A computed fold for a 168-nucleotide RNA, annotated as Lysine riboswitch aptamer. Its Rfam family is "Lysine riboswitch aptamer". Gene Ontology term of the family: lysine biosynthetic process. Rfam describes the family as follows. Riboswitches are metabolite binding domains within certain messenger RNAs that serve as precision sensors for their corresponding targets. The prediction has a mean pLDDT of 77.
RNA sequence: AGGAAAGAUAGAGGCGCGAAGUUCAUCAGUACUCUGCGGCACAUGGGUUGGGAGCCCUGCUGCAGAUGAAAGGGGAAUUCGCCGAAGCAAUGAGCAUCCCAAAGCUGAUUGCUGGGACGAUGCAGAAUAUGUAUCGUACUGUCACUGAUGUGGAGCGCUAUCGGCAUA
Numbered sequence: 001a002g003g004a005a006a007g008a009u010a011g012a013g014g015c016g017c018g019a020a021g022u023u024c025a026u027c028a029g030u031a032c033u034c035u036g037c038g039g040c041a042c043a044u045g046g047g048u049u050g051g052g053a054g055c056c057c058u059g060c061u062g063c064a065g066a067u068g069a070a071a072g073g074g075g076a077a078u079u080c081g082c083c084g085a086a087g088c089a090a091u092g093a094g095c096a097u098c099c100c101a102a103a104g105c106u107g108a109u110u111g112c113u114g115g116g117a118c119g120a121u122g123c124a125g126a127a128u129a130u131g132u133a134u135c136g137u138a139c140u141g142u143c144a145c146u147g148a149u150g151u152g153g154a155g156c157g158c159u160a161u162c163g164g165c166a167u168a
Base pairs, nucleotide, nucleotide: 001167007162008161009160010159011158014083016082017081018080019079020078022076023075024074033066034065035064036063037062038061039060040059045057046056047055049101050100051099052098086113087112088111089110090109091108093106094105095104114140115139117137118136119135120134121133122132123131124130142153143152144151145150
C1' cells in the first nucleotide's frame, strides 16, 4: 500500500412497521331498563360461551311504545419507539375461574414472510370497513449472474466507516 473473516458503529427501501392518548363516524335506535297486551311454565325454567357440580331466583319469552349505551374493530392528525421494524402459524408455561373445554392477557421455543398495492378464495368480524392465510398480477428496494434484453436469491440480507489474517 492493500485487504479475508469475526465483530462494532451509522444508515437506506416507502401510501414503510408498531404503540399511546385525543377526536370523528360506525357499532345502533342494537343491548340493558320501564310500561301495556299475549304465550309457555312452577321445574325438565332462569341466573355464565358450552357442559357438570353447588348455590340463588320466580320467572322465561313474542309484539308494541318510552328511554337509551359501551367494548372490540376503523378514519384523521399528533406524539413516541423503530427498519424482523412487525405479522402469522404450531407447541409449551403462567394468570383469572368450583372443575373441564373455549375465549382473553403475558411470556418462551420453533417455522414462514424484503416491502407496499390490487384481485380470487377461506377464516374472524355487526359490517360493504378492517385484519389475516394461500394463490396470482404487475410495481418497488437490494445483491448475484448476463454482451444486452433479462433471470434468480433472501432481511442471520444490503450500503458506508472502523477493524484487520494472508499478500507485495